[in-house]
Predicted 3D model of a 72-nucleotide RNA (transfer RNA) from Ictidomys tridecemlineatus. The RNAcentral record of the sequence draws on GtRNAdb and Rfam. Its Rfam family is "tRNA". Rfam classes the family as a transfer RNA. A source record names the gene tRNA-Ala-TGC-8-1.
RNA sequence: GCAGGUAUAGCUCAGUGGUAGAGCAUGUGCUUUGCAUGUAUAAGGUCCCUGGUUCAAUUCCUGGUACCUGCA
Numbered sequence: 001g002c003a004g005g006u007a008u009a010g011c012u013c014a015g016u017g018g019u020a021g022a023g024c025a026u027g028u029g030c031u032u033u034g035c036a037u038g039u040a041u042a043a044g045g046u047c048c049c050u051g052g053u054u055c056a057a058u059u060c061c062u063g064g065u066a067c068c069u070g071c072a
Base pairs, nucleotide, nucleotide: 001071002070003069004068005067006066007065010024011023012022013021018055026042027041028040029039030038048064049063051061052060
């Protein structure tokens, strides 16, 4: 330099054009004399940034940023 891929909760990751989810972690309640475990529940998101298409974009398209892989 060229090509491809990834970006979503504190962490690891799903998701699909029509209100964004799981596990772990965190808070609270129950259980215990207490802790752990178990169990119920809650909080936590500008879905990397920008523009476009669309009635509607996390999802499709353009450009950018960061990271990863391959080729040279």